[in-house]
Context: one part of a larger RNA
Molecule: small-subunit ribosomal RNA, central domain
Organism: uncultured bacterium
RNA sequence: CUGGGCGUAAAGGGUGCGUAGGCGGUUAGAUAAGUUAGAUGUGAAAUCCCUGGGCUCAACCUGGGAACUGCCUCUAAAACUAUCUAACUCGAGUGCAGUAGAGGAAAGUGGAAUUUCCGGUGUAGCGGUGAAAUGCGUAGAUAUCGGAAGGAACAUCAGUGGCGAAGGCGACUUUCUGGACUGACACUGACGCUGAGGUACGAAAGCGUGGGGAGCAAACAGGAUUAGAUACCCUGGUAGUCCACGCCCUAAACGAUGAGAACUGGCUGUUGGGAAAAUAAAAUUUCUUAGUAGCGAAGCUAACGUGAUAAGUUCUCCGCCUGGGGAGUACGGUCGCAAGAUUAAAACUC
Numbered sequence: 001c002u003g004g005g006c007g008u009a010a011a012g013g014g015u016g017c018g019u020a021g022g023c024g025g026u027u028a029g030a031u032a033a034g035u036u037a038g039a040u041g042u043g044a045a046a047u048c049c050c051u052g053g054g055c056u057c058a059a060c061c062u063g064g065g066a067a068c069u070g071c072c073u074c075u076a077a078a079a080c081u082a083u084c085u086a087a088c089u090c091g092a093g094u095g096c097a098g099u100a101g102a103g104g105a106a107a108g109u110g111g112a113a114u115u116u117c118c119g120g121u122g123u124a125g126c127g128g129u130g131a132a133a134u135g136c137g138u139a140g141a142u143a144u145c146g147g148a149a150g151g152a153a154c155a156u157c158a159g160u161g162g163c164g165a166a167g168g169c170g171a172c173u174u175u176c177u178g179g180a181c182u183g184a185c186a187c188u189g190a191c192g193c194u195g196a197g198g199u200a201c202g203a204a205a206g207c208g209u210g211g212g213g214a215g216c217a218a219a220c221a222g223g224a225u226u227a228g229a230u231a232c233c234c235u236g237g238u239a240g241u242c243c244a245c246g247c248c249c250u251a252a253a254c255g256a257u258g259a260g261a262a263c264u265g266g267c268u269g270u271u272g273g274g275a276a277a278a279u280a281a282a283a284u285u286u287c288u289u290a291g292u293a294g295c296g297a298a299g300c301u302a303a304c305g306u307g308a309u310a311a312g313u314u315c316u317c318c319g320c321c322u323g324g325g326g327a328g329u330a331c332g333g334u335c336g337c338a339a340g341a342u343u344a345a346a347a348c349u350c
Stems, first nucleotide, its partner, number of pairs: 003322004007304002012318001014201004021194003025088007033081002035077005041071002049065006091191001092188004096183004103177007110154001115149007125136002162169002206247006215241002220236004258317004263312001266295012299306002323350003332343004
């Protein structure tokens, strides 16, 4: 170097973009680097192998042959790979006209509800639980009506519905902005795929500075429960949750399934387009396209299951695994304000 694997047994990087590298559509021509064939030279001897000989045999020694699968040079071939030249349009992209959408950022606005405050009515309870108590209330609570303040979240619509690379995204309006899909034509002409390093994004919690603080609520306090109760239940309650800027970079970051391409099927929903038939129009039917769900043939699978959204088949590229524990730990490096993250062993043991 070579093997077998990665949905659930160990194993897909959290997700994009992209450098090097690897791989790469169709046609014609050229070259001859790879490739193939032949030839010269070389590939020391010994060893190994084949076949003889010598020690009584053997080991051992020894003659000859083969081999040394390699390298250099020359000649030839031109299918494939490569390079160059010329071209193509199916891959990829651009233009035009449309469509759907909680895609992103900023600003503004709205109603319901909770809480607090002010005022009115009103009187003895309220609240809470399995039952209670702590707690609140005659300094007038709870309830109810009116007003005000403030913060956070957006009921119904709502849907195995939509959008986004993932994390994720849900009131309304405006501005800015990314992507996708459809249609018929025109254009560019392989511009492509993947992607070690790199770089950007990345829930929640946490950290720094400054705001904000209604509700909820780690910590904490009290009341219960209990043998105890540093809990579950109850009454309170601070960080935090919210905003701006800057860090952190981890998750069961899950479809536990990397990205791209090609490939007889079949049935049923659903979302966004397009076309045709019929019709006054709509509903409807059929076809097609891009998603998204349910079943299911072949195939695959240890089974479960999966099944064009593959875990089928085949090809390209990347990541990762190699018995359990020790251990995702120690040490060292890098990053971080810290918390810690990342890279990552061994002894020993079964």